This is a predicted structure of a 72-nucleotide RNA (transfer RNA) from an Elusimicrobiota bacterium. Rfam family: tRNA. The family's RNA type in Rfam is transfer RNA. Its mean pLDDT, the model's own confidence on a scale to 100, is 83. The source organism's lineage runs through Bacteria, Pseudomonadati and Elusimicrobiota.
[in-house]
RNA sequence: GCUGGGGUAGCUCAGCGGUAGAGCAACGCCAUGGUAAGGCGUAGGUCGUGGGUUCGAUCCCCAUCCCCAGCU
Numbered sequence: 001g002c003u004g005g006g007g008u009a010g011c012u013c014a015g016c017g018g019u020a021g022a023g024c025a026a027c028g029c030c031a032u033g034g035u036a037a038g039g040c041g042u043a044g045g046u047c048g049u050g051g052g053u054u055c056g057a058u059c060c061c062c063a064u065c066c067c068c069a070g071c072u
Base pairs, nucleotide, nucleotide: 001071002070003069004068005067006066007065010024011023012022013021018055026042027041028040029039030038048064049063050062051061052060
């Protein structure tokens, strides 16, 4: 340099154009004589960045940044 894959909550990851979700973690409550396990609930996101297409984009297109793999 070329090709492919990835970037979404603190972490691990879903989400095939129509209001962004799960598990774990955090916080609160219940429960116990107390702790752990357990149950219920709450909060947490400029979806890497900038443009474009569209009535509407995490999703499609272009550029760009970062990570991984392959080729040279």